[in-house]
C1' cells in the first nucleotide's frame, strides 16, 4: 500500500472484509465459485533495478 483494515521487504505488490458476477434459496442473508480493483502519501537523490535504502516535506 486497491472502498476499509493490514501484510511483504532491494529484483512479477499479495491477503481480509466490502464492491460486481454466477451458484444455491419461494426470497433475503449466510455458503460456494469467479472477476475488477493499486502514480505502494509527494518531491528529489542513490542502485543495472526502489514500495523497500537516504534527504526534504
Nucleotide at each position: 500500500u486497491g472502498g476499509c483494515u493490514c501484510a511483504a521487504u532491494g529484483g512479477c505488490a499479495g491477503a481480509g472484509c466490502a464492491c460486481c458476477u454466477g451458484c444455491c434459496u419461494u426470497g433475503c442473508a449466510a455458503g460456494c465459485a469467479g472477476a475488477a480493483g493499486g502514480u505502494c502519501c509527494c518531491a528529489g537523490g542513490u542502485u543495472c533495478a526502489a514500495u523497500c535504502c537516504c534527504u526534504g516535506g